A computed fold for a 1402-nucleotide RNA from an uncultured bacterium, annotated as small-subunit ribosomal RNA. The coordinates come from a structure-prediction model, not an experiment, and the mean pLDDT is 82. Rfam family: Bacterial small subunit ribosomal RNA.

RNA sequence: AGAGUUUGAUCCUGGCUCAGGAUGAACGCUAGCUACAGGCUUAACACAUGCAAGUCGUGGGGCAGCAUGAAGUCAGCUUGCUGACUUUGAUGGCGACCGGCGCACGGGUGAGUAACGCGUAUCCAACCUGCCCCAUACUCAGGGACAGCCCCGUCGAAAGGCGGAUUAAUACCUGAUGUUAUUGUUUGAAGGCAUCUGAUGACAAUCAAAGAUUUAUCGGUAUGGGGAUGGGGAUGCGUCUGAUUAGCUUGUGGCCGGGGUAACGGCCCACCCGAGGCGCGGAUCAGUAGGGGUUCUGAGAGGAAGUUCCCCCACACUGGAACUGAGACACGGUCCAGAUUCUUACGGGAGGCAGCAGUGAGGAAUAUUGGUCAAUGGCCGAGAGGCUCAACCAGCCAAGCCGCGUGAGGGAAGAAGGCCUUACGGGUCGUAAACCUCUUUUGUCAGGGAACAAAAACCGGUACGAGUACCGGGUUGAGUGUACCUGAAGAAAAAGCAUCGGCUAACUCCGUGCCAGCAGCCGCGGUAAUACGGAGGAUGCGAGCGUUAUCCGGAUUUAUUGGGUUUAAAGGGUGCGUAGGCGGACUUUUAAGUCAGCGGUGAAAGCCCGGGGCUCAACCCCGGCGAGCCGUUGAAACUGGAGGUCUUGAGUUGGAGAGAGGUAAGCGGAAUGCGCAGUGUAGCGGUGAAAUGCUUAGAUAUUGCGCAGAACUCCGAUUGCGAAGGCAGCUUACUGGCUCCACACUGACGCUGAAGCACGAAAGCGUGGGUAUCGAACAAAAUUAGAUACCCUGGUAGUCCACGCAGUAAACGAUCAUUAAUGGUGUCCGGUUCGAAAGAAGGACUGGGUGAUACAGCGAAAGCGUUAAGUAAUCCACCUGGGGAGUACGCCGGCAACGGUGAAACUCAAAGGAAUUGACGGGGGCCCGCACAAGCGGAGGAACAUGUGGUUUAAUUCGAUGAUACGCGAGGAACCUUACCCGGGCUCAAACGCAUGAGGACAGUCCCUGAAAGGGGAUCUUCUUCGGACCUUAUGCGAGGUGCUGCAUGGUUGUCGUCAGCUCGUGCCGUGAGGUGUCGGCUUAAGUGCCAUAACGAGCGCAACCCCUAUCGACAGUUGCUAACAGGUUAAGCUGAGGACUCUGUCGAGACUGCCGGCGCAAGCUGUGAGGAAGGCGGGGAUGACGUCAAAUCAGCACGGCCCUUACGUCCGGGGCGACACACGUGUUACAAUGGCAGGUACAGCGGGAAGCCAUGUGGCGACACAGAGCGGAACCCGAAAACCUGUCUCAGUUCGGAUUGGAGUCUGCAACUCGACUCCAUGAAGCUGGAUUCGCUAGUAAUCGCGCAUCAGCCACGGCGCGGUGAAUACGUUCCCGGGCCUUGCACUCACCGCCCGUCA
Repeated sequence: AGAGUUUGAUCCUGGCUCAGGAUGAACGCUAGCUACAGGCUUAACACAUGCAAGUCGUGGGGCAGCAUGAAGUCAGCUUGCUGACUUUGAUGGCGACCGGCGCACGGGUGAGUAACGCGUAUCCAACCUGCCCCAUACUCAGGGACAGCCCCGUCGAAAGGCGGAUUAAUACCUGAUGUUAUUGUUUGAAGGCAUCUGAUGACAAUCAAAGAUUUAUCGGUAUGGGGAUGGGGAUGCGUCUGAUUAGCUUGUGGCCGGGGUAACGGCCCACCCGAGGCGCGGAUCAGUAGGGGUUCUGAGAGGAAGUUCCCCCACACUGGAACUGAGACACGGUCCAGAUUCUUACGGGAGGCAGCAGUGAGGAAUAUUGGUCAAUGGCCGAGAGGCUCAACCAGCCAAGCCGCGUGAGGGAAGAAGGCCUUACGGGUCGUAAACCUCUUUUGUCAGGGAACAAAAACCGGUACGAGUACCGGGUUGAGUGUACCUGAAGAAAAAGCAUCGGCUAACUCCGUGCCAGCAGCCGCGGUAAUACGGAGGAUGCGAGCGUUAUCCGGAUUUAUUGGGUUUAAAGGGUGCGUAGGCGGACUUUUAAGUCAGCGGUGAAAGCCCGGGGCUCAACCCCGGCGAGCCGUUGAAACUGGAGGUCUUGAGUUGGAGAGAGGUAAGCGGAAUGCGCAGUGUAGCGGUGAAAUGCUUAGAUAUUGCGCAGAACUCCGAUUGCGAAGGCAGCUUACUGGCUCCACACUGACGCUGAAGCACGAAAGCGUGGGUAUCGAACAAAAUUAGAUACCCUGGUAGUCCACGCAGUAAACGAUCAUUAAUGGUGUCCGGUUCGAAAGAAGGACUGGGUGAUACAGCGAAAGCGUUAAGUAAUCCACCUGGGGAGUACGCCGGCAACGGUGAAACUCAAAGGAAUUGACGGGGGCCCGCACAAGCGGAGGAACAUGUGGUUUAAUUCGAUGAUACGCGAGGAACCUUACCCGGGCUCAAACGCAUGAGGACAGUCCCUGAAAGGGGAUCUUCUUCGGACCUUAUGCGAGGUGCUGCAUGGUUGUCGUCAGCUCGUGCCGUGAGGUGUCGGCUUAAGUGCCAUAACGAGCGCAACCCCUAUCGACAGUUGCUAACAGGUUAAGCUGAGGACUCUGUCGAGACUGCCGGCGCAAGCUGUGAGGAAGGCGGGGAUGACGUCAAAUCAGCACGGCCCUUACGUCCGGGGCGACACACGUGUUACAAUGGCAGGUACAGCGGGAAGCCAUGUGGCGACACAGAGCGGAACCCGAAAACCUGUCUCAGUUCGGAUUGGAGUCUGCAACUCGACUCCAUGAAGCUGGAUUCGCUAGUAAUCGCGCAUCAGCCACGGCGCGGUGAAUACGUUCCCGGGCCUUGCACUCACCGCCCGUCA
C1' cells in the first nucleotide's frame, strides 16, 4: 500500500466482499512449564449457611461466666502440701448495662439520571467543617434522676415488653466567672463587585466546663481566632438521537416583604405588584444512556467504546419520611406504605448478599462456602492490644500477554513402507528414520535455602530544646521449605490446528456424479472436480489453531483535512424578499477574533521519550513531555467594532431607441358550420380496400343573402420580448421591464437568500354564460385469431368568456443566482466616425442581445469551450447502490381529484453512464450469385426399384436427421460378410510373444455320434552336429470386446464458399476496449488494380505456377499410319519399303489488351477491328484463407478414461438385416405418332481381360451349352445406340405401357424355400402428362442416345464413377423471394432476433 466482483471486451460512476488490528468474549479440535494481569457483559432476579464494625475497665455502676488471692469447711495424708466445695469484686479481667468515639470510611452495583450529573475554568464580600496543628483564657460551686444488676408483681406462643423499689459517672440539670464571640447603640482607618464589607475602640444584654491516673501525662470548656482537611453553593464553555416532536410555561419569569437554611436563591409563602420568561444558534416532548481520566482503531483528522485500575455521581427489595450526628435523609440504623419469603398457639412476629465465599434461576458464557492480619491501611484504645472477606496470599479457568521447552551434531543401502508415475525404471515423504556421538533447559528425585522485617513495644546508651531524635541488643512470616542454588539419572515425560480455484502462501491421486456437499465475495458439483469426501504431499501459525459475534480500518463510501449535481444519484418550475452568510477604495482609532512571551491549572495511573529493577521479556520503579481553559504583558498586517473621506459597484436624472412584454375596449377579412332562396341531378363522403353515415322529403357541387362562435394565412427567420409559465390580425387607452448616449446627483445604498409572499402550460374542479370547429367518454363500421387500439362515421364533457380553486409537467439548456478577465465569424437593437448632394449599402471603433465554429483548459467519454461543463469567489438548493417507493403511516394544504413532507421490513450483487467490436433491423446506399425474371426439361399423380420414418418382430444390428440425413457409411446382406436373435459348444481362449515343466508327436487317414462346431476311438508315429530345432500339451504373464463416451481426443469429412475475405510488424490516433492500414473515387471474377490518403510495408487467401483439352513445330516410329515407289489378294498396309500425313509419346512455340480506333488522370472498359487455331479468365479439373456449426465419425483406423472376463470374449447350425396398414425422399419405366414394331444400313471414345476376355464352328426360339484359335494385349477378345432408309400401325387403354401372376428353363454357387439374376411361352395391372408446391440447367451446356469400369462366384445396378454420339431455347432487367460482400445508421442483443423482455395463470 491494496484486491475480487456489473461487460464479449473498455473507461467511469457505484454498491457488496476480502486481506489488518482489537475484545471482560463464546464454540470446535488440541494441550508441557513459568511470570504478570483478568474472570456474571444476561435477571438492580430470588437467596439456605458462615463471616464482612467494633472498641475503650486509664469514664461508670457492677460481676453472669473464667482465672488468681484471701478466709472457711471437708477429704487424702508426708503437719504443710494437694484436691473438692462454700464465702468474698480483693485482683486479673469482663457477658449484658450507662457513657465516649466509630458505625456518613472501607467494600459493592450502574437501576435511575440528558442534569451544573460529569469534565474544565472561575467565583462565594453568601457558607459549614468532628478527629489533627498553632494561639488565648479557663477547668469554680452545687443538685436531681435513669438504665443495668438484684428483689417483687404482671402480659405474651414467641419476639418482646409493662409496673414498683434501689444506684454511679467524662450521662443530665442549676448557679457563678466572661478574654475573644453573638445581638443592639456608637467610632469609622481601609477595601470592593451593584446590593456593600468593615480593622480599631467604648457601652449594654446573653452563653461554659469533667474528670481519669502508675503523677509521666491523657482529657474537658469558650470554640467564638488562625491553619489544614473534607464538604456545600453559583456561573462561563463542552457533553447522544429524533422536526413524521414547533411551540412550551402560571410558582411560570421578575420586584417588595417574610419564612426557612450552614449559606444564596420561588427553595417556600401572600385575596401583594406588574406580565413576563424560554424557543429554529432547536424550547417542549419522545427514545437511549451513569460521566471523566482513559481504551481500541486510524498516517492524521476522526470513528467506536467506558471491563479491570483511579476520580466524581447515583443507588442499597420498591416508594416515602424524618431522627441522631461535625457530617446521613444513612447498604449490614429507625418509622410508614407496598410486593415477597419464613414463622405462629392466627392475636402477632421476623427478614432484605448491587459486602466476601456460596446456592438456585436466566444464559453461548464467567471461579473457592480456602489461609492470614506477617506486610500496607482503617476504627477504638494512654498502651499492650482487639476488630478488619479492606488488604496480602493461595485455589480454579489457555480467558489474555510475555518468556522457555518438546533436543543438538553426524548419518545414503537415498532402507522398508505410503503416495505419484511416461511403470523391469523414476520421483517424493527424506537426513527424515534406523545407527553413532553429545547436551540436560523444563519435568522427576535428593540436599541447601531467601528477600518481603521496617518500625512500634521492651532493655541499654548518646544528644539536647525534656519528650523527641539517633545508636546497639532483642521479639514477630499467612504465603513457604515457595523463589533461588547445588547434585543425580536419563532423549528420556512433552505438537497440534487451519488451509491449499482466484483474492491468498500452498497440488496430485482416488471416491462421488447438480447427488452428497462446499461457500467471506466471485462461484464449485450434471463421469476425467487442484473448489465436495478421503489419502499422500505442501503452505501458514504454533501451546495453540480455527469459527462465530462486535468495533475501527481499508471506505476520499458523509469528503474540515478530503467528494459531487448536462447524460451515472443529485439545481428548487420562476421571481420578490425577512433573518442569516458574504461584501468596493483611502485614512484615523480600538484590540473582540488573530499572533507572541510569561504565570496558574491540566490529580495519580496510562500513552510517548530517557534511565533503572526482576536471569530476559511481559511487568514494575524514577524523571520528562502535554491539547485545552483561566490570568497577565505586548504586536496591529488581516477580519471585526467606532469615526471621517471617495466614486469605479448600485441607484437617480435628462435625451434617444427596439420589441408577438402585460391588461382592457373596439374593429376586420378568409375559412368552417348552420338558416333561407336559386341553379342542378344521382350520388356524396370516406379508405390500403371498404362499410357505418348523408342523399329523390333533392344531398354533394355551385350562386346570393343572413347568423353564430372560435382562430388569426402570407410576412415568419438559427428573429424579437418576458423572471419563468408564456406571448403573433389591426387600432386605441393604461402599464411593466430592457438597451444606448450624456456624466448632473446620492455615496456601498451591494450580492445571495432558510422561512414567508406572489406568479405558474395543459388537463382538472366550483358557479354562471357561450358552443362554430375539434373532440376524452360513448355508439356504430372496419382490421384482426381476438382488437375494450391504431383507420373511418358520429358524438357528450371539454376546448371559448367571467369570477374563484388547484399548483403539477421531459415546468429542459435535463446545466441555480451573482461577480472577474481573455479568438475570428453570422445575425438583431443602439452610438461615434469614414463613405455619401441627401440617403442607402459597405468599412473601422465601441456597447447590449442571440447563433454556429474553434485554441488553451476541463471532462469517464460524448462533449463544453468569453452565453463554460475552463480559471477563481460568495450564497442558497440537492445527492450518497438497485428494488420495495415517491409507496405506507403521521402531519399540513385542498370542495374533490390530489399535492407537499416522506420511511421501514424484506430482497438482490449488482442497477447505471459514455464509448468499442460484432450480430441483428418488416433502416438506408452500392454490388454479386440459375437468386428472381426469360426459357428448356423434370419432381409432386401411376407402377416398380431403392433409402428413411413408423409399425411389427425372438431379431428386424448400428450409425447418418433442416439447408449440410434419406440409390448416405454400403464400390455388391442367399452361407460368409454380421456387429442382431434362437440353439449347441470352448475358457490361454480364433491368432501371436515370453518363462517354466512334460512329451514325441501333431497333422493326416478311417470309424462312431452329432445339424455343425465339437466329442470319442483306431491307425500312423520327427530331425539331430546330441547343444538343440520343430510340434503338441499343462501352468503363469501379456489376450479379446463393432461394449459406453465424437460433449475427453487424433486423423478425416460436410457446410457457409472458390464467397473475397482474414490478419500481422512498425508508425500514428485514443486513458482504454479499439481504430487507422482494410476507409473514399474509379475499376475488376477478385482486398483485381489505379488514384487519393497517417500511414508504410508484409503474410494467409485471389490470380499465376500443376493436369486434361483446342493450334503448330521439333525429335522418335511399333503392335499405329500409308502419300510416293514396288509386290500382291475375292478383298484388306496384306508384304518390301517409307516418316510425308493421321496417330502415339516426349520436348517446345503460342495469347500479353501486345497492335489500331473511341472513352478515361490512371487502372481499365469498349469494337461484327486487324492478325490469329484460340481474344480479353479460351473451356474443364486439381487447389478450399482466419474461422463457424461442442456439425459428422470411438462401426474404417488410432487413442485417454470407464465397463465385461466360464462372457458384453470366441466357434458352429439356423433365422434376421429382405417383415408391411401407412408416410416421405431419390430414381427407373411410361402414359405414346418428334412415337411403337419389323427389316436394312453407318459412325465412337473411355476402359477391361488369365479360375479371364473369348474369335470361329455346331446345337438350342433363347438364356446358354459343347468343341475350339488368339491374347497378360496400340497386335487377340469385349456386335454401340439414337441417327438414316424402307414398310406397317392411325389416336384406341391401342401393335402404347409393361407391373403382376402361371408354366417351362439357363447359369453361378456346398446351397437359390425364406432371399439371386437371366431366358422362353402365356397373363397384360395402374397409367391418357399429374393440386398446392418444388428441382436442375446459360453451350458442346440442357435435353436425348448408347458404351465402359469398380465391387463381384453370382446378383437384386433402374445406383455410383467415367466415356463418347446427336445437340437446343432464353437472359428486358435487379422492383421482389433466397444467400452473400462492402459502407453507414439504431440498439436495453453479445448463447448475439430461434436474442432480450412484459403481463397473466399453474